The RNA shown here (small-subunit ribosomal RNA) has 1391 nucleotides and comes from an uncultured prokaryote.
RNA sequence: AGAGUUUGAUCCUGGCUCAGGAUGAACGCUAGCGACAGGCCUAACACAUGCAAGUCGAACGGUAACAUAGAUUGCUUGCAAUUUGCUGACGACCGGCGAACGGGUGCGUAACACGUAUGCAACUUACCUUUAACUGGAAGAUAGCCCCGAGAAAUCGGGAUUAAUACUCCAUAACAUUUCAUUUUGGCAUCACUAUGAAAUUAAAGCUCCGGCGGUUAAAGAUAGGCAUGCUUCUGAUUAGUUUGUUGGUGAGGUAACGGCUCACCAAGACUACGAUGUCUAGGGGGCCUGAGAGGGCUAUCCCCCACACUGGUACUGAGACACGGACCAGACUCCUACGGGAGGCAGCAGUGAGGAAUAUUGGUCAAUGGACGAAAGUCUGAACCAGCCAUGCCGCGUGCAGGAAGAAAGCCCUACGGGUUGUAAACUGCUUUUAUUUGGGAAGAAACCCCCUUACGUGUAAGGGGCUGACGGUACCAUUUGAAUAAGGACCGGCUAACUCCGUGCCAGCAGCCGCGGUAAUACGGAGGGUGCAAGCGUUAUCCGGAUUUAUUGGGUUUAAAGGGUGCGUAGGCGGGAUAUUAAGUCAGUGGUGAAAUCCUACAGCUUAACUGUAGAAUUGCCAUUGAUACUGUAGUCCUUGAGUAUGGAUGAAGUGGGCGGAAUGUGGCAUGUAGCGGUGAAAUGCAUAGAUAUGCCACAGAACACCGAUUGCGAAGGCAGCUCACUAAACCAUUACUGACGCUGAGGCACGAAAGCGUGGGGAGCGAACAGGAUUAGAUACCCUGGUAGUCCACGCUGUAAACGAUGAUCACUCGAUGCUGGCGAUACACUGUCAGUGUCCAAGCGAAAGCGUUAAGUGAUCCACCUGGGGAGUACGUUCGCAAGAAUGAAACUCAAAGGAAUUGACGGGGGCCCGCACAAGCGGUGGAGCAUGUGGUUUAAUUCGAUGAUACGCGAGGAACCUUACCAGGGCUUAAAUGUAGAAUGACCGUCGUGGAAACAUCCUUUUUCUUCGGACAAUCUACAAGGUGCUGCAUGGUUGUCGUCAGCUCGUGCUGUGAAGUGUCGGGUUAAGUCCAAUAACGAGCGCAACCCCUAUCUUCAGUUGCCAGCGGGUAAUGCCGGGGACUCUGGAGAAACUGCCAGCGUAAGCUGCGAGGAAGGUGGGGAUGACGUCAAAUCAUCACGGCCCUUACGUCCUGGGCCACACACGUGCUACAAUGGUCGGUACAGAGGGCAGCUACCCCGCGAGGGGAUGCGAAUCUCGAAAGCCGGUCUCAGUUCGGAUCGAAGUCUGCAACUCGACUUCGUGAAGCUGGAAUCGCUAGUAAUCGCGCAUCAGCCAUGGCGCGGUGAAUACGUUCCCGGGCCUUGUACACACCGCCCGU
Repeated sequence: AGAGUUUGAUCCUGGCUCAGGAUGAACGCUAGCGACAGGCCUAACACAUGCAAGUCGAACGGUAACAUAGAUUGCUUGCAAUUUGCUGACGACCGGCGAACGGGUGCGUAACACGUAUGCAACUUACCUUUAACUGGAAGAUAGCCCCGAGAAAUCGGGAUUAAUACUCCAUAACAUUUCAUUUUGGCAUCACUAUGAAAUUAAAGCUCCGGCGGUUAAAGAUAGGCAUGCUUCUGAUUAGUUUGUUGGUGAGGUAACGGCUCACCAAGACUACGAUGUCUAGGGGGCCUGAGAGGGCUAUCCCCCACACUGGUACUGAGACACGGACCAGACUCCUACGGGAGGCAGCAGUGAGGAAUAUUGGUCAAUGGACGAAAGUCUGAACCAGCCAUGCCGCGUGCAGGAAGAAAGCCCUACGGGUUGUAAACUGCUUUUAUUUGGGAAGAAACCCCCUUACGUGUAAGGGGCUGACGGUACCAUUUGAAUAAGGACCGGCUAACUCCGUGCCAGCAGCCGCGGUAAUACGGAGGGUGCAAGCGUUAUCCGGAUUUAUUGGGUUUAAAGGGUGCGUAGGCGGGAUAUUAAGUCAGUGGUGAAAUCCUACAGCUUAACUGUAGAAUUGCCAUUGAUACUGUAGUCCUUGAGUAUGGAUGAAGUGGGCGGAAUGUGGCAUGUAGCGGUGAAAUGCAUAGAUAUGCCACAGAACACCGAUUGCGAAGGCAGCUCACUAAACCAUUACUGACGCUGAGGCACGAAAGCGUGGGGAGCGAACAGGAUUAGAUACCCUGGUAGUCCACGCUGUAAACGAUGAUCACUCGAUGCUGGCGAUACACUGUCAGUGUCCAAGCGAAAGCGUUAAGUGAUCCACCUGGGGAGUACGUUCGCAAGAAUGAAACUCAAAGGAAUUGACGGGGGCCCGCACAAGCGGUGGAGCAUGUGGUUUAAUUCGAUGAUACGCGAGGAACCUUACCAGGGCUUAAAUGUAGAAUGACCGUCGUGGAAACAUCCUUUUUCUUCGGACAAUCUACAAGGUGCUGCAUGGUUGUCGUCAGCUCGUGCUGUGAAGUGUCGGGUUAAGUCCAAUAACGAGCGCAACCCCUAUCUUCAGUUGCCAGCGGGUAAUGCCGGGGACUCUGGAGAAACUGCCAGCGUAAGCUGCGAGGAAGGUGGGGAUGACGUCAAAUCAUCACGGCCCUUACGUCCUGGGCCACACACGUGCUACAAUGGUCGGUACAGAGGGCAGCUACCCCGCGAGGGGAUGCGAAUCUCGAAAGCCGGUCUCAGUUCGGAUCGAAGUCUGCAACUCGACUUCGUGAAGCUGGAAUCGCUAGUAAUCGCGCAUCAGCCAUGGCGCGGUGAAUACGUUCCCGGGCCUUGUACACACCGCCCGU
């Protein structure tokens, strides 16, 4: 000293929470010792029992008990009895002193109760000290004792007798008291005081050892009290009025004393917004805790004061009480009782019950300290000193120290299996002995009083010496014995906050101070290992302060976060211009008194140290008094003019009130013209209209509002104010500088004004129009829209008193750069002016601000006053009060609940916001899908199984580029268990395999038989056995790698440095052009760069060159029925290497440029020539654990593995993708022409033969520019003639072919026969912009074959259309709003 928590992130506001310290504590777990301290916070609840206040015989009468002595008697001569107060002593009684202290508690009390400072000229004070005086005489009782009596008892009554330091009387007496007279001095005053004189009143007690001790009066001191006063001391105004002895006076009474303290009479006062009165709470202070301090909280222990003593009241005694362990009365409660009556008061010390989370022994001693009494010895003392119990706190000590690494072994734990860790820890070696244990010694606290002796004075005091006295306690302490021996726990380990892993659990169990953890990989739950920080304690709970500047005096705020009153006038209050000068209240300084002790701080000292304690100092920030200073404020006075106001003149405006007048519009009425609709809406309908509407013209009437001017204007305190005009009223402004002379500012309460709506009374009512009615809209529509329409809106008077009454910004004054408009004046007029005053706007400097922003009209810098705020919700609610006719307004909480609520700005995302742009996105076209049949995939259903995955776009002819077995993962059944395959190592072998037979569906089992590999002799190979590695298409794609889809081939995504911003972030990348493009240009607080774009790569289009076989053949030659067939050739095509070519390069126009336009030129190709490959940062927890890999989990005679059969091909149905069609741009028959790119040896196959055909049988070439597989549409003819057909071919029957171990489930193809639906397809929807769509065929992969109409390629023929960007979809950039950020499939409201 701060930290966590609102957000995707940021800054701020703001609350909540934490880390610290503390406690009379309690609870949980644990516990070795000592010292010091503390210990009913609750029931001021009730109390059994014991003790806590007595003492004095040196005041007195005495003698019940004890002792001693004497006497007497009995006699067992040392015992018993009797007696004597003679003595020591002493029960009870009388008397004195004490009992008013000490000890307890905190009920009451908001008060002179406490604290502090004063005063008493208004007082008292026993015992003690000092001084002065006195202490003479007398009388009568009474308790006790004795006798009698009553009563259960407590106790009481009667009689006789007796004493005193008890009581009474008399004497004496003043420096006492009272009165009067004279007199001195003092005081703020009432008054006090000095001296003198006169008069009156009042006292005493004895005892004695003769020393003295007492007693009385007076004065003084000391001590202790009483009273009065100033100041301070809790809560709330949802408590605003209170008071009759009340306030004062006179007189009297009373008191120690003043006083309404009490009483009589008189007056009517006294207190209160500076908070009276009533309510709630509470003993106050020194101090204690906390805090940097200022403060805040508390009042246990210790000290001071107060109050109380079962509850309430009362007095007596006394120096002192209205009395804790006294009295009386009343009450409640308890106890005794013979029922008549009595007794009691633990908030003393122990103790008991109760209450409670909770608080101790019915202990010892008067040894010390202190107290009462006493001459003293002494007695008493639950005060006190000690001990006991309790970790309740603070402090101290210990539980060992050193060495010891192959970092041993074992165990727990972790692990990548290598190891790590527990851990120098242990073992082991050496050492020490505090503490516990044994034995022994053993204090200080003690010195007085008293006794004895001595000394000095002289029978008593002072000093010295000796003696007596210890509860604690045989305690502290010291020595000694033994031996590491007797002694460690609790909390925590996600962040805050020091400390991390494994297992279990699976939004369960649980944790949690806040944020929050837990839904199968939890450092947050539970356990374990390890660790951290404390330690005889550790945690939790409760409470207080702190942090919290989060009530802000120090030290906060109010435009938007909570917060400026709706506005003005004004009372109290607060604050206030210049000069001079008075005083000294505030202020400042010095001095004096006080501020108890303890506490705190500093120093020193004593307990072994410390805590603790002692001594000294400092401090005690305060209060009072006094002396001084006089700048500032105040007080009293004089003067001034600049603040404020007045006067004169001018001019302004929708300022206010009342009256008069005006035109337009609307509505209504009348008349007229005129005819079928009008009106209204997104579209309609309700409504009006042939009984004549709407429309048009004229006339009349009504009420309300005032177009244009009009504005960024003006006026007003605000609300607010708009046709013209008159009257009245008010105001700011300007000019002059004549007058007053601080007259000012603000303003709690108070008063006035105060939009709209609303209320009351009476008018008025055209239009508009809550409520209401109808029509629409809608799922509904108590709404938005339409047709009507009441209150109201208007006027007068009265009430209400609120608004986003807003500039969300209180009023006043002063100061602080500029630029530019407008309004009203003035100056000046040279139509120049930086002139000047007041107002009203915009932009900006400094500054301020969290930022947005404000910025001389401040939200800047200062001053004064007022109002208001203190987390969100509950709630501007409830209750109470005031106001109101009511509606309601004003004032204004709490319980409970949340960890946020909020402000400004940032980046995204989103918008049925805006701007710009693009895309087969729409539009313009062409062809499809959706209807039919079939193929194929999916859903669903079914099934023993129909294996699994993919599911909007981005799943559905997808994984699968080919399920009859296999594949195969699924189902049924049958087998195997180190188990199929593979690898390594070792051993031994030369077999094993195979064939045949049996069982079986096969796998497999079993039996028999057969046989004995090759060799360079090293070995190879094979199988067997053993060992080690198993295996899993089981789960998790939300643990992952890799791969992929999509946005999207969209033009974007970022970085470095710089700059801007408190920051998140921004800039760059925006704005202007341009582009297919963040492509380029120009501009620019940005300058550069990276990933993307483009280019570089491949194919294709043209040409050149090189090369020329298997390709080609123009020319030359040969040859054939014919053919590059042959010799040759490189010209051409072609093949495949290398090059060229295109760059807006040229021209014209436009443009700064980039670039654009042009049926431009040239060129094979023209503006990216066409196509491909190439996919930025990222998004969708997108897809895939079943390609593969991999973490974790799961199975192990099975979820592994082998086999047979089945299934993946099911079928009321739904969807996607396709094929074939519905026909004449066609079908069919015949003839005839032209490709490219690929494939081929378990292959493609020429050619020949057979078959209608699929195909079969021969045979040849070719591992292929050589051989081979091979076009269709097209073209030329014939036929069909619009029909379910010579269209269409599904389905079914029959017969076959081929592949294959095997075509039943479940193959393809051929031939013959059969000949279904279908006649162009609803809503809707898909593809395509040129060699494209459409159409035609060909090839290839997979493959034994094939369900291929699929996929991937190839060429042939070959169109139409695009005005354009309003709309739909998707995307890009800029901007805007946002309460969204899981981001609109969001958030959120009501029921």